[in-house]
RNA sequence: GGCGGCGUAGCUCAAUGGAAGAGCCGCCGGUUCUUACCCGGCCGACCAAGGUUCGAUUCCUUGCGCCGUCA
Numbered sequence: 001g002g003c004g005g006c007g008u009a010g011c012u013c014a015a016u017g018g019a020a021g022a023g024c025c026g027c028c029g030g031u032u033c034u035u036a037c038c039c040g041g042c043c044g045a046c047c048a049a050g051g052u053u054c055g056a057u058u059c060c061u062u063g064c065g066c067c068g069u070c071a
Stems, first nucleotide, its partner, number of pairs: 001070007010024004018054001026042005047063005
């Protein structure tokens, strides 16, 4: 340098055009004599910029980063 894949919460992953979710972690509370287990709640994210569309995490383009592969 060419080609391909990936980028969503602190971590691991969903959502394949119609109000962004789960588990773990963290915080608060319930339960308990106390701790743990268990139960309830809260906090928190779409890599960036454009384009298409009534509507974009999703489709298109460019850039950035990571991984793989070829030279």
Molecule: transfer RNA
Organism: Myxococcales bacterium